[in-house]
Formats: sequence, C1' cells, structure tokens
RNA sequence: GAAUGUCUUCAGGGCGGGGUGAGAUUCCCCACUGGCGGUAUAGUCCGCGACCCGCGCAAGCGGUUGACCCGGUGAAACUCCGGGACCAACGGUUACAGUCCGGAUGGAAGAAGACGCGU
Repeated sequence: GAAUGUCUUCAGGGCGGGGUGAGAUUCCCCACUGGCGGUAUAGUCCGCGACCCGCGCAAGCGGUUGACCCGGUGAAACUCCGGGACCAACGGUUACAGUCCGGAUGGAAGAAGACGCGU
C1' cells in the first nucleotide's frame, strides 16, 4: 500500500411482569433484541451473509429471501434529534415462537493480525 499470495484469530442479540387456560417464555396486554460492507452514524436505503428451494457423488452452481413514515437541524441524514409505525428462515413443542429447544462445538458476509510480495 495501486495490485497481490499464504496462514492465524475473531465474527448474532433478545420473554422480565401480568392475563386466559388442563397445558402457552408459542395466544392476549406491557416489555426486550437488531449480523457485515457502503453512505452524515441505518434491523426498514444500496449491496452482502445466514436461512430456505432446485441441480450435483462432491466441490460447487443457480434461484428465492422481511419491514418507514412525518416533523426538526444541517451543505449533506429514509442513517442524527423528536414523534408515531413496521419486520424478523427452517424443524420441534401438552397451545400458534424474532426472544425456548434443535441442525450449530456448524457455516459465513466480513474484521483484525502475522509473514510474504510490491513501491
């Protein structure tokens, strides 16, 4: 550090109170949580990962994939401040799950570091 190789480590949070019921952290009321890169600081913008689906012996390839408005400040904010909303894979369960259990002591966007390489 414009380009680039190898390796190592790290890399997801949250049900507390009340109600109903034989039974619910799954229903109802209140509460709580928010991966990575980009950009004026983002769960809701743009892009990505995970999950899910298809194909494949496999490596892998392809596809799908949720949700935001109003006001204020400002050169600039769907990111800040104020207010009100909304969203959250699959399988399991005595009863329907973003928060419980499981695949997962997994995988991974990516982050940091070491050595190399280059200047």
This is a predicted structure of a 119-nucleotide RNA (FMN riboswitch aptamer (RFN element)). The coordinates come from a structure-prediction model, not an experiment, and the mean pLDDT is 83. It was read from a public genome assembly, where an Rfam model found it.